[in-house]
Molecule: transfer RNA
Organism: uncultured Isosphaeraceae bacterium
RNA sequence: AGCGGGAUAGAGCAGCGGUACCUUGCGUGGCUCAUAACCACGACGUCGUCAGUUCGAAUCUGGCUCCCGCUA
Numbered sequence: 001a002g003c004g005g006g007a008u009a010g011a012g013c014a015g016c017g018g019u020a021c022c023u024u025g026c027g028u029g030g031c032u033c034a035u036a037a038c039c040a041c042g043a044c045g046u047c048g049u050c051a052g053u054u055c056g057a058a059u060c061u062g063g064c065u066c067c068c069g070c071u072a
Base pairs, nucleotide, nucleotide: 001071002070003069004068005067006066007065010024011023012022018055026042027041028040029039030038048064049063050062051061052060
């Protein structure tokens, strides 16, 4: 320098253009003599960033930033 993949909650991840899922962690309650385990409920996301397309974008298009890899 060229090419490919990735960026979504504290962590790990899913998500055919129409409400963003699950696991774990966190909080509250239940259960228990008590703790753990288990059960229920709840909070937490400006979907890397800036534009564009669209009635509508995490999703499509372009630029940029960062991470991983391949080639030279």